Predicted 3D model of an 87-nucleotide RNA (c-di-GMP-I riboswitch aptamer) from Zhenhengia yiwuensis. The organism belongs to Zhenhengia, within Bacteria. The coordinates come from a structure-prediction model, not an experiment, and the mean pLDDT is 82. Its Rfam family is "c-di-GMP-I riboswitch aptamer". Its family is annotated with cyclic-di-GMP binding in the Gene Ontology.
[in-house]
RNA sequence: AAAUUAAAUGGGCAAACCUUGGGAAACCUUGGGACGCAAAGCUAUAGGGGUUAAGGUUUUUUUAAACUAUACCAGCCAGUUGCCAAA
Repeated sequence: AAAUUAAAUGGGCAAACCUUGGGAAACCUUGGGACGCAAAGCUAUAGGGGUUAAGGUUUUUUUAAACUAUACCAGCCAGUUGCCAAA
């Protein structure tokens, strides 16, 4: 210096729910809060999967229904980057 394995040190993030603001909605965001996470860091036209349907299209007895993403989800898979570290 490198590899494997595991235990630590110092820490990090923040689900549900309540709340500030935004949005048609999904959802994002402010503050609280911790379910959990060794990537729960980043990436959404690099890929798969999922959510919503404003606008648009079509249908209809109906103020209704169906389809559709350029709107969203990275704490679904995935791609990519990274901290500390024994015997």